[in-house]
Context: one part of a larger RNA
RNA sequence: GCCGGCGACUCAUAGGCAGUGGCUUGGUUAAGGGAACCCACCGGAGCCGUAGCGAAAGCGAGUCUUCAUAGGGAAAUUGUCACUGCUUAUGGACCCGAACCUGGGUGAUCUAUCCAUGACCAGGAUGAAGCUUGGGUGAAACUAAGUGGAGGUCCGAACCGACUGAUGUUGCAGAAUCAGCGGAUGAGUUGUGGUUAGGGGUGAAAUGCCACUCGAACCCAGAGCUAGCUGGUUCUCCCCGAAAUGCUUUGAGGCGCAGCAGUCGACUAGACAUCUAGGGGUAAAGCACUGUUUCGGUGCGGGCCGCGAGAGCGGUACCAAAUCGAGGAAAACUCUGAAUACUAGAUAUGACCCCAAAAUAUGGGGUCAAGGUCGGCCAGUGAGAAGAUGGGGGAUAAGCUUCAUCGUCGAGAGGGAAACAGCCCGGAUCACCAGCUAAGGCCCCUAAAUGACCGCUCAGUGAUAAAGGAGGUAGGGGUGCAGAGACAGCCAGGAGGUUUGCCUAGAAGAAGCCACCCUUGAAAGAGUGUGUAAUAGCUCACUGAUCGAGCGCUCUUGCGCCGAAGAUGAACGGGGAUAAGCGAUCUGCCGAAGAUGUGGGAUGUAAAAAUGCAUCGGUAGGGGAGUGUUCGCCUUAGAGGGAAGCACCCAUGCGAGCAGGUGUGGACGAAGCGGAAGCGAGAAUGUCGGC
Numbered sequence: 001g002c003c004g005g006c007g008a009c010u011c012a013u014a015g016g017c018a019g020u021g022g023c024u025u026g027g028u029u030a031a032g033g034g035a036a037c038c039c040a041c042c043g044g045a046g047c048c049g050u051a052g053c054g055a056a057a058g059c060g061a062g063u064c065u066u067c068a069u070a071g072g073g074a075a076a077u078u079g080u081c082a083c084u085g086c087u088u089a090u091g092g093a094c095c096c097g098a099a100c101c102u103g104g105g106u107g108a109u110c111u112a113u114c115c116a117u118g119a120c121c122a123g124g125a126u127g128a129a130g131c132u133u134g135g136g137u138g139a140a141a142c143u144a145a146g147u148g149g150a151g152g153u154c155c156g157a158a159c160c161g162a163c164u165g166a167u168g169u170u171g172c173a174g175a176a177u178c179a180g181c182g183g184a185u186g187a188g189u190u191g192u193g194g195u196u197a198g199g200g201g202u203g204a205a206a207u208g209c210c211a212c213u214c215g216a217a218c219c220c221a222g223a224g225c226u227a228g229c230u231g232g233u234u235c236u237c238c239c240c241g242a243a244a245u246g247c248u249u250u251g252a253g254g255c256g257c258a259g260c261a262g263u264c265g266a267c268u269a270g271a272c273a274u275c276u277a278g279g280g281g282u283a284a285a286g287c288a289c290u291g292u293u294u295c296g297g298u299g300c301g302g303g304c305c306g307c308g309a310g311a312g313c314g315g316u317a318c319c320a321a322a323u324c325g326a327g328g329a330a331a332a333c334u335c336u337g338a339a340u341a342c343u344a345g346a347u348a349u350g351a352c353c354c355c356a357a358a359a360u361a362u363g364g365g366g367u368c369a370a371g372g373u374c375g376g377c378c379a380g381u382g383a384g385a386a387g388a389u390g391g392g393g394g395a396u397a398a399g400c401u402u403c404a405u406c407g408u409c410g411a412g413a414g415g416g417a418a419a420c421a422g423c424c425c426g427g428a429u430c431a432c433c434a435g436c437u438a439a440g441g442c443c444c445c446u447a448a449a450u451g452a453c454c455g456c457u458c459a460g461u462g463a464u465a466a467a468g469g470a471g472g473u474a475g476g477g478g479u480g481c482a483g484a485g486a487c488a489g490c491c492a493g494g495a496g497g498u499u500u501g502c503c504u505a506g507a508a509g510a511a512g513c514c515a516c517c518c519u520u521g522a523a524a525g526a527g528u529g530u531g532u533a534a535u536a537g538c539u540c541a542c543u544g545a546u547c548g549a550g551c552g553c554u555c556u557u558g559c560g561c562c563g564a565a566g567a568u569g570a571a572c573g574g575g576g577a578u579a580a581g582c583g584a585u586c587u588g589c590c591g592a593a594g595a596u597g598u599g600g601g602a603u604g605u606a607a608a609a610a611u612g613c614a615u616c617g618g619u620a621g622g623g624g625a626g627u628g629u630u631c632g633c634c635u636u637a638g639a640g641g642g643a644a645g646c647a648c649c650c651a652u653g654c655g656a657g658c659a660g661g662u663g664u665g666g667a668c669g670a671a672g673c674g675g676a677a678g679c680g681a682g683a684a685u686g687u688c689g690g691c
Stems, first nucleotide, its partner, number of pairs: 001691006011091013026048003032042002052059002063073003094232002097229001101222006112196001114194007121186001123155003126151001130147006159183003163180005198214001200210003207216001235626006245258003249254001259381002262377007273347006284336001285334002290330001292328001294326005301319002303316005350368006384409002387406007414425003429600004434596001436594001440590003443575003449587001451586002454583003468562002472559010489546001491544003495519003501513002525540001529538002601616005627680001629677003634672003638668001645664005652657001
């Protein structure tokens, strides 16, 4: 891991509600008695009901409040006893699961310390004290050589340990092996016997060790501890169908109440739409208020400057109240003010059936399409998510966070978006080798026009992006010049006063400053840009000639270009395409579980049938109807002329399932109406067995 067996909402006692039944001359007994047991029977204590109100005394179809029947409050009613189901409470209370706590015991054959008694430590090295002899001294001290053999001394086996690396890591091994390593006469190692016990011991102290167990050993018991936590919870079909919100909570992943579901009942007409009538202070807008803000005019007051001995006077391109004009802006501004939303009222439809008759029309009644309110019983939810719109927080960041209003997912399959819970279309009762459509598409992959028509784009833009940049290209508007010849090119002129003046070493169009005139002329600046030390030189404005038709400037629209750097090629789904790209218009077609067609089923409605209408996605969850297993009672049938079981074949039921036949098998076992449950397995790191 698979297969097979086992494996989880039970039982008792009370309360509530519903259904069914008995009695309703109200119902009913409890303990107990009871002749074999159980019953029958007895037992009326007690309980519920028959009257309520008040805190109570109490009063009583009334009562309490109160001066007061003035008003108000709660009443003005109602069976009961069983059984079954649902649910609540108390118990282990759906099942499995702790870490812990407490009590009583068992452990020091491991290991920690200690006690008693034994054992062990190859070999080599070093050479303390002391002593002897010599030197030395007055005697000592001191000194040299020898002797001696000390030491938690040195090197190094046994022995004890465990610093490093490798192997091993389903091992040789629940701690080893190999190669090196530390101690090795000592606080050494070790045998045997003994001591200390868990709220404790022992500890050269690591919370270490106390039998592979140690921040408190192990065993049994309290004990099925408790678990607001995790996991699991077993047959079928049908109907309805949520929530992830508010408030409280030592509350935040849990409860309680409300909201939203189901079911049963009562009551009531409306839902959507249209019209009418309302209140508002949002969006927008505005500046009339409140504050805010820019510029200009007048300018209180102040600053600065000047004059004056002072009083004071004068000036001011400074600041600036107030006011006037122009122009902005506001969630906590409003002279104004929508759309929606909300509230109230009015109006209004279709199908079927009945009255109902030979037909039609009209009328009346009922049901449905279809909701709402209230009540009884009884759930789940109380982590929500992305998207759109309106806001707050943040950085007008976040697949961010927090509100409001929506639809979607959640609990929703199908088609589209390549793939893609939340986007677009659309809500799956079942069947069909039927046709029609939605979103989206129609060159090939790939179903359907390589369709029509008018434009745009050349960038493979489309098929990712900004500021910014650009004679890309196609349009639109304005304006200027132009056959009295524009624009561009080419040819020619571009002069004189004058080197204007100032300044300067110089300044001559051209360092700089001021002025910017006059003349000749077709035209020519006291000079547009180069250039020189300064001149010179080149050039421009301007003019003529040539040429011969449009040329400039500006605003704007569409589609493109650059800006544009990332790690495998990877930003049309691919091929590929100049349309099969983009913008208009048009006609076809494809395309879904949509709607339609045909046929079948179920639910609601009405007792049923027939028939009509409507409905039948679904998690948590609620309700309804069934199926099977084991046991038991009764009845009816079966079985060696072959039961159960098993295998195959073949009917049938929406399904759980259930008949029939054949073979095998070799002894039990079925159906019908009731009854009772150890009553249905795929999951629980389930449990036992097998492989």
This is a predicted structure of a 691-nucleotide part of an RNA (large-subunit ribosomal RNA, domain II) from Papaver somniferum. Its Rfam family is "Bacterial large subunit ribosomal RNA".